């Protein structure tokens, strides 16, 4: 660093996916050591058990138990437990629940503060005094826990003295500050202190002032999201006094004034502990806040406050509430968000472990005590980083697997085997640093780390992929099934994509998966993006906040910039080093922090003040232009109505028609009148106007632009969120009008249908006033201002200039509108001084597609609506411009029995044939629009045959290998349908006599064998468009590219044939010619042909002869070659001469590049899969020939151009030895008998028939037609019954020319006549050749097919048999409404009022002071007053769930109905 992924193919635009890196994870497989980190992200859920904060006897009193003396009474020494007192328990630990806040960061500030233990430095420590707990004594109570008496001690309590730089009051001077004000000096006056212990070393205690170090309070700035939260605030904001606190302050109270906050986001909702960092990026971001530092909150959930330096207090205290537990029911106790644990949640997180040995706190003089802080150790691959599973040789390139084209390849030096090593691992020794102080002792970890012997390759490899993106391929199996899949997609019989196994690839004690970050995404764009057609310019102006602003100059220094200072905590990142063998890790040092504060300096730019100036803008004057508005007035022409005449049967209207209007007199046509409503011509990509929009004339009244002028102001501008205004149609509300048109509705057509397109009515409406409404494809799909940046040419206003009598001309300027292009810009297409070019300002907008411009809310509105404007949940796309076909009921041109012009026909009709379909035991199988159906079949009676039923074979009917065996072969007999068994008879070739060949039988296996199945795995062959004239390539040019040029384009042709022209030049495979045939002449030949001419015959039969004719070989000849004319001086085309043919002469063969997954696995070949005593092989018989029907394609017909009878002529081209068969003889015939000739220019089939001379029939179901059906024969063949051909006789169906529709055919063709061939024993209306006779018609290309070029549109590319819309039925999905029900959370009213602090105080109690006393001060309890938690009660808001029923949305291979849009989509499409 990019990749896949919309298409056929391109760019582009835009989503979606993927490669990286991370991670307090989780799951899955798997797992060897170590080191050194981190481990409840959820229920801030409830917690059994135990620990986690105490300590001091050098502050008291006083003391069990031990020890020692004892006079036995005690004393002594040590001390534990309790009290009293002192200090700590505000810390160290844990959460992140609250908190969007001065909660945190950061910079300041306090002249508005406090600080226990530490420190320094001063001056102190006098003198009394009254209690109290324990302890002893006596009660209650289950407990907890407590009541009374008596006695006692302190560094516990009080009182007094002293005593100021403390504190209060007053006077007074000095100096300092940005204000209140601070500091400092002096006098005066009142107030306040103190504690002792030890036995001397200290350690305390007071007062002050300083330090130091921790806490408080205030400020600027920053600190998430939502406007579908826009208004909010009464202690509120300010002020005065008072109180309160350490301190300032509405902190509180009581007056007073009405303030204060917000579009720069108040206030509400939602989410959230902040940082330093962490992760990820190239950065700038973006996420993020585990673990380690800092800061804040909290501590079962609310309150409250004591105590103290410090708390409103995590393991204190009271109240309320929840929940938990004990109980004797009277009443207690409790709070793991401290280690460890339990339960529950969860996807998921560890041991009730060991020590105070290190660091560190607490208390102590201090020893030493306590510490789940810590420090080890355990548990888990949770991630990091390290090591190791061996290393050197070793081809018979072993077995085994696995695939193979059967060679053979590959796993693979890999194994084995040799030779080594010992990291890690096991045993045994040895043995730390971590301990510092203070001589000594002191290690939990740890018998650990290291070290040393020793022992054996011995104990240590998996995960996950292998279509592409991505590295890495093969067999099997499976057969849209199982499954896979981050995205594209994979899977329907050959799967490199499923599953497994071989091999390969990556990575490794791990590997993949799954989440969630960031990156890639320039896909929120600041760096860094857009807005004509992809998403996206506001429907237009007017302005107000905000942005932004000409030129000179003076002057501030705010932004800007430069320098210095602070501070940016450590940690972490980064640089250089050092410690662990090395790394991680850990440390030494350095350097960097974009930030923020102060001071200083500088002054172009920008701002902020001054002063000026005219280029911007704007006023004045002088002009013309114009559908610019508004209101009034007038005018003709047209339609329609009414009235008359005139007139008569039709108007009207389409595609064709009706419906309607008319004989009650229309339609037409005169005239006259009424009414409304729009203004031809002029009229013009002209004009004007912001925009929407404006047209007949005329008048008032009025807005803007332009032009020229240079008189005046003198930056006054420029855009403009919010707002105002103005906005076509249609719409609606009131009235009015209403002639024409015309939603809705009616009738008529149309259609399958037709709630439509057409047609004939017709009402809203259209018009007027006056008001709402506020949308449009309100478009140039292009927001305003400006400035700049090649031309050409057209219009429309105005001026200048030149010329002129003038009015044209021509040159130039400004303003507007149009077109062409050039650079530049655009994905392209285009824009192009009227930019989509270049550059500034400002505004509005978008960020995949649907859902949805849809739902809730708000807000206008009369209402219909409009405006803001979501999500879930769903797809991998949707989309732009452009290419190349293909298409179009688009166009142009152009062709072709395409039509049309003709002929003759099929469709009816019985019959052959073939499919269908039905039947069957089987009716074998393919063929399926043209391009299947007389087709594969150039011939199913056996056979063929591939099909059925039946009886029978299993190495097989064929091949090829190996054994064995000798005969087969072939005859004849039995038995069977037959295959086939059984017997009998037979016996080969060659020879060195060994055997060997060839055959054959028998026997075991590889193997044969398959008309099995795939034509959608193939070769190969054909068919088709189409014998149409096209398909391509190389170079060069163009184009970002797909591609385009070339091949298009004017002619021309049968033809991409030729000519010209041209960014092309040139080839290629097709065209065309070369090839057969046929028409002409020559040449050469001369049998079997042939015969003018001699001679001869029944007959070219014979003799002669090759001239003819013919045969078959070589030749000639046609070339637009020659005139004319047309044409462009071409190519050609017309007409012409000559000539046997004239314009490719006539037929053929001969088929470019492809296209139908077109046909054939049943010609034949072939992969794969299947059968293997059958899906193979073999035999008889039956079927492929069924028959209600349906269809296709021939031959026959309906007759007189005929039919039947005689007579009589003239072909070509085949075939023939298993044939072909002549003459002659039967037989009506089919056909038999016979047996000459042919191996064929000789014989033979072989008579040609249509014609032509007669005859007869006379329009008839017939002398037409012949189906069908009986009887008689005849041929083939084992065999003609199912199932063959023929022949005589007999019977005589249908059928008088054939609906709708539909085929052939353009000349020797249709038509129409006959012939022979192949197949073939036999069988043809079919097929394939051949000749005979021998026509009609083509104006013409308008229509139908098809096809070829050009152009068009296009939403089609499986390419219109495409694509696609909506409604209904179905089945899941989520969501709005919804009578309504439930919970949260907030606000307001009111009620209440625990504890507890503050005020008040009748009531009670009362040691320390005062009094000689009564008694007072003083104190407490008790009442009560504010406040105030919990609670209740009522009314909202706002936010979750739920909810009959319902309402549209998605999403689903084959559901129903039509056909709306893409093509002029069949009415042009949209808004």
């Nucleotide at each position: 660093a990019g990749a896949g992924u919309u298409u056929g193919a391109u760019c582009c635009u835009g989503g979606c996916u993927c490669a990286g890196g991370a991670u307090g994870a989780a799951c899955g497989c798997u797992a060897g050591c170590g080191g050194g980190a981190g481990g409840c992200u959820u229920a801030a859920u409830a917690c059994a058990u135990g620990c986690a904060a105490g300590u001091c006897g050098a502050g008291c009193g006083g003391c069990a138990a031990g020890g020692u003396c004892u006079u036995c009474g005690g004393a002594c020494c040590c001390u534990a437990g309790a009290g009293c007192g002192g200090c700590g328990c505000a810390c160290g630990g844990g959460u992140g629940a609250g908190u969007a806040a001065c909660g945190c960061g950061u910079a300041c500030g306090c002249a508005a503060u406090c600080u226990g233990c530490c420190c320094u430095u001063c001056a102190g420590u006098g003198a009394g005094g009254a209690a109290u707990a324990g302890c002893c004594c006596u009660g209650g109570g289950a407990a907890a826990c407590u009541g009374g008496g008596a006695u006692u001690a302190a560094u516990a309590c009080c009182u007094c003295a002293u005593a100021a730089u403390a504190u209060u009051g007053u006077u007074u001077a000095a100096u300092c500050g940005c204000a209140u004000g601070g500091u400092u000096a002096a006098a005066u006056a009142a107030u306040u202190a103190a504690a002792g212990u030890u036995c001397u070393g200290g350690c305390g205690c007071u007062g002050a002032a300083g330090g130091a170090u921790g806490a408080g309070c205030g400020u600027g700035c920053g600190u998430c999201u939502g406007a579908u939260u826009a208004g909010c605030u009464a202690g509120u904001u300010g002020g005065u006094a008072g109180g309160g606190u350490a301190a300032c302050g509405g902190c509180c109270u009581a007056c007073c004034a009405a303030g204060g906050c917000g579009a720069c986001g108040a206030u509400c909702a939602g989410u959230a502990g902040g940082g330093g960092g962490c992760g990820u990026g190239a950065g700038a971001g973006c996420g993020u806040g585990a673990c380690c530092c800092c800061c804040c909150a909290c501590a079962c959930g609310g309150g409250u406050a004591c105590u103290g330096a410090g708390a409103c207090a995590c393991g204190g205290a009271c109240c309320c509430g929840a929940c938990u537990c004990c109980u004797a029911c009277g009443g207690g106790a409790g709070g793991c968000a401290g280690c460890a644990g339990u339960a529950a949640g969860g996807a998921a997180u560890a041991u009730u472990g060991g020590g105070c040995a290190a660091u560190g706190g607490g208390c102590g003089c201090a020893a030493g005590c306590c510490c789940g802080a810590c420090c080890c150790a355990g548990c888990a691959a949770c991630g990091c980083c390290g090591c190791g599973u061996g290393a050197g040789g070793g081809a018979a390139g072993a077995a085994g697997g696995c695939u193979u084209u059967c060679g053979g390849g590959u796993u693979g030096u890999a194994a084995a085997c040799c030779u080594c090593u010992g990291u890690c691992c096991u045993u045994g020794g040895u043995g730390a640093c971590g301990a510092a102080a203070c001589a000594a002792a002191u290690g939990a970890c740890g018998g650990u780390a290291g070290c040393c012997a020793a022992g054996g390759a011995g104990g240590a490899a998996g995960c996950c992929c292998c279509g592409g993106c991505u590295a890495a391929c093969u067999a099997c199996g499976u057969g849209c099934c199982a499954g896979c899949a981050g995205c594209c997609g994979c899977g329907g019989u050959a799967a490199u994509a499923c599953g497994u196994a071989g091999g390969g690839g990556g990575c490794g004690a791990g590997c993949g998966u799954u989440g969630u970050c960031c990156g890639g995404a320039a896909u929120u764009a600041c760096u860094g993006g857009g807005c004509g057609u992809a998403a996206a310019g506001g429907g237009u102006g007017c302005g107000u906040a905000g942005g932004u602003g000409g030129c000179c100059u003076u002057u501030u220094a705010a932004g800007u910039u430069g320098g210095a200072u602070g501070u940016g905590a450590a940690a972490u990142a980064c640089c250089c080093g050092g410690g662990c063998u090395u790394a991680a890790c850990u440390u030494g040092g350095g350097g960097g922090g974009u930030g923020c504060a102060u001071c200083u300096a500088a002054u172009a730019c920008u701002g902020g003040a001054g002063g000026g100036c005219u280029a911007g803008a704007g006023u004045g004057c002088a002009g013309g232009a114009g559908a610019g508005g508004a209101a009034a007035g007038c005018g003709g022409a047209a339609u329609u109505c009414c009235u008359a005449g005139u007139g008569u049967a039709g108007c009207g209207g389409u595609g064709a028609a009706a419906u309607g209007c008319g004989u009650a007199g229309a339609u037409a046509u005169u005239a006259g009148g009424a009414g409304g409503a729009a203004c031809a011509c002029c009229a013009g990509u002209g004009g004007c106007g912001a925009a929407g929009g404006c047209g007949g004339c005329u008048u008032u009244c009025u807005g803007g632009a332009c032009u020229g002028u240079a008189a005046c102001u003198g930056a006054c501008a420029c855009u403009g969120a919010g707002g105002c205004a103005c906005g076509a149609a249609g719409g609606c509300g009131u009235g009015g009008g209403g002639a024409g048109c015309a939603a809705a509705c009616a009738g008529g057509a149309u259609u399958a249908g037709a709630u439509a397109c057409c047609c004939u009515g017709g009402u809203a409406g259209u018009c007027c006033a006056c008001g709402c409404g506020g949308u449009a494809a309100a478009c140039g799909a292009u927001g305003a201002a400006u400035a700049c940046u090649a031309g050409g040419u057209g219009u429309a206003g105005g001026g200048g200039g030149u010329a002129u009598c003038a009015a044209c001309u021509c040159c130039c300027c400004c303003u507007g509108u149009g077109c062409c292009g050039g650079a530049g810009c655009u994905a392209a297409c285009g824009c192009a001084a009227u930019a989509a070019g270049u550059a500034u300002u400002c505004c509005g907008c978008c960020u995949g597609g649907g859902g949805a411009g849809u739902a809730c809310g708000g807000c206008c509105g009369c209402a219909a609506g409009g405006u803001u404007g979501a999500a879930a949940c769903u797809c991998a796309a949707a989309g732009g411009a452009a290419u190349u076909g293909a298409c179009g009921g688009g166009g142009g041109c152009c062709c072709g029995c395409a039509c049309a012009a003709g002929c003759a026909g099929c469709g009816g009709a019985g019959c052959a044939u073939g499919u269908g379909g039905u039947u069957u035991a089987a009716u074998u199988c393919g063929a399926a629009g043209c391009a299947a159906c007389g087709c594969g079949a150039a011939g199913a009676a056996c056979c063929u045959u591939a099909c059925c039923a039946a009886g029978g074979c299993u190495u097989g009917a064929c091949a090829u290998c190996c054994a064995c065996u000798u005969a087969a072969a072939c005859g004849c007999a039995u038995g069977g349908a037959a295959a086939c068994a059984u017997g009998c008879g037979g016996u080969c070739u060659c020879u060195u006599c060994g055997g060997a060949g060839g055959a054959a039988g028998u026997g075991a296996g590889a193997c044969a064998g398959g008309u099995g199945c795939u034509g959608c795995a193939u070769g190969g062959c054909u068919g088709u468009c189409g014998u149409c004239a096209g398909c391509u390539c190389g170079u060069g040019u163009c184009g970002u590219g797909a591609g385009a040029u070339g091949u298009u384009g004017g002619g021309u042709u049968a033809a991409g044939u030729c000519c010209c022209g041209c960014a092309a030049c040139g080839a290629g495979c097709g065209c065309a010619a070369c090839c057969c045939u046929u028409g002409u002449c020559g040449u050469u030949a001369a049998u079997u042909g042939c015969c003018a001419u001699c001679a001869u015959u029944u007959a070219g039969u014979u003799g002669g002869g090759c001239a003819c004719u013919u045969u078959a070989a070589c030749g000639a000849g046609a070339c637009u070659g020659c005139c004319g004319g047309u044409g462009a001086c071409a190519a050609a085309c017309c007409g012409g001469a000559g000539g046997a043919a004239g314009g490719u002469g006539g037929g053929g063969a001969u088929g470019a590049c492809g296209u139908c997954a077109a046909g054939u696995c049943c010609u034949c070949a072939u992969g794969g899969c299947c059968c293997u005593u059958a899906u193979g092989g073999g035999u008889a018989g039956g079927g492929c020939u069924u028959c209600a029907c349906a269809c296709g394609u021939c031959a026959u017909a309906c007759a007189a151009u005929g039919g039947u009878c005689g007579g009589u002529a003239c072909a070509a081209a085949g075939g023939g030895u298993u044939g072909c068969c002549a003459a002659c003889c039967c037989g009506c015939g089919a056909g038999g008998g016979g047996g000459a000739g042919c191996u064929a220019a000789u014989c033979c089939c072989a008579g040609a028939a249509a014609g032509c001379c007669g005859a007869u029939c006379g329009u008839a179901g017939u002398c037409c037609g012949g189906a069908u059906c009986g009887c008689a024969g005849g041929c083939u063949g084992c065999a003609a019954c199912u199932c063959g051909c023929c022949u005589g006789c007999g019977u005589g169906a249908a059928g008088u020319c054939g609906g709708a529709a539909u085929c052939g055919c353009u000349a020797g063709u249709a038509a129409u006549c006959g012939u022979g061939g192949a197949u073939c024993a036999g069988c043809a209306u079919g097929u394939c050749a051949c000749g005979g006779u021998g026509a009609a018609u083509a104006c013409g290309u308008u229509c139908c097919c098809g096809g070829g070029u050009c152009u068009u549109g296009u939403a089609c590319a499986c390419a219109c048999c495409g694509c696609c819309c909506g409604u209904c039925a179905c089945a899941c999905c989520a969501u709005g409404g919804g009578a309504g029900c439930g919970g949260g959370u907030u606000c307001c009213g009111c009620c209440a009022g625990a504890a507890g602090u503050a005020g008040g105080u009748a009531g009670c109690c009362u040691a320390a002071c005062c009094g000689c006393a009564a008694g007072g001060a003083g104190g407490g309890c008790g009442c009560u007053u504010a406040c105030c938690a919990c609670g209740g009660c009522g009314a909202a808001a706002u936010u979750c769930g739920u909810g009959a029923c319902u309402g549209g949305g998605g999403u689903g291979a084959a559901g129903u109905c039509g056909u709306a849009a893409c093509a002029a989509g069949g009415u042009a499409a949209c808004c």
Molecule: small-subunit ribosomal RNA
Organism: uncultured bacterium